[in-house]
RNA sequence: AACUGAAAAAGGCAAAACCAGUGAAAACUGGUGACGCAAAGCCAUUGGGUCUAAAGUUCUGUGAUCAGAACAAUGACAGCCAGGUUGCCGGU
Numbered sequence: 001a002a003c004u005g006a007a008a009a010a011g012g013c014a015a016a017a018c019c020a021g022u023g024a025a026a027a028c029u030g031g032u033g034a035c036g037c038a039a040a041g042c043c044a045u046u047g048g049g050u051c052u053a054a055a056g057u058u059c060u061g062u063g064a065u066c067a068g069a070a071c072a073a074u075g076a077c078a079g080c081c082a083g084g085u086u087g088c089c090g091g092u
Base pairs, nucleotide, nucleotide: 002092003091004090005089012037013036017032018031019030020029021028022027035079041085042084043083046082047081048080049077050076051075056071057070058069059068060067061066
């Protein structure tokens, strides 16, 4: 340096659920908690995918500035996949 994760050591992260907070929501942050993870570190302005729909547009109803429906990220997910990038330990 490349490939690799069988056994092991030092450590690391933390799903669901519950509590508190933020948010229109998806979701996020903190605490408790461990389902799992060798990149479950980082990048969502790399591509695909998924979730949400406040504002907006269109439509329907309405006395209405109200209510509902459809569309659709500029909002999210890196613990959905590929990609980029950095990195601990062991093996070859």